[in-house]
RNA sequence: GACUUAUCCAGAAAGACUGAGGGAAAGGCCCGAUGAAGUCUUAGCAACCUGUUGCCAAAUAAGGUGCUAAAUCCUUCCUAUAAAAAAGGGAAGAUAAGGA
Numbered sequence: 001g002a003c004u005u006a007u008c009c010a011g012a013a014a015g016a017c018u019g020a021g022g023g024a025a026a027g028g029c030c031c032g033a034u035g036a037a038g039u040c041u042u043a044g045c046a047a048c049c050u051g052u053u054g055c056c057a058a059a060u061a062a063g064g065u066g067c068u069a070a071a072u073c074c075u076u077c078c079u080a081u082a083a084a085a086a087a088g089g090g091a092a093g094a095u096a097a098g099g100a
Base pairs, nucleotide, nucleotide: 003098004097005096006095007094008093013042014041015040016039017038021031022030023029025076026075027074028073043068044067045066048064049063050062051060052059053058072092077089078088079087
């Protein structure tokens, strides 16, 4: 990397260094010198796996991850139409766990 399963309308940020990009792609719409991305430190959120407690439900938050603008920021394909809105589903993506 490919595969399987589950989740994705909740939640949570400050400082230092640095200095122009970032939000996966495209189209939008946004964020950004009142400091983007990145690195480091400290903090926090969450509860997928492990641990601990518990008969279970569950609790806890020590360990492994993950995350800390906007619903996965929205849409893209289908239901589906002359066109559109709302809705539902999918694709793609992200994260976790798994086995080969």
A computed fold for a 100-nucleotide RNA from Pedobacter sp. UBA5917, annotated as SAM riboswitch aptamer (S box leader). NCBI's taxonomy places the organism under Bacteria, Pseudomonadati, Sphingobacteriia, Sphingobacteriales, Pedobacter. The sequence was found by an Rfam model in a public genome assembly. The coordinates come from a structure-prediction model, not an experiment, and the mean pLDDT is 84. Of the family's consensus pairs, 91% are formed in the model.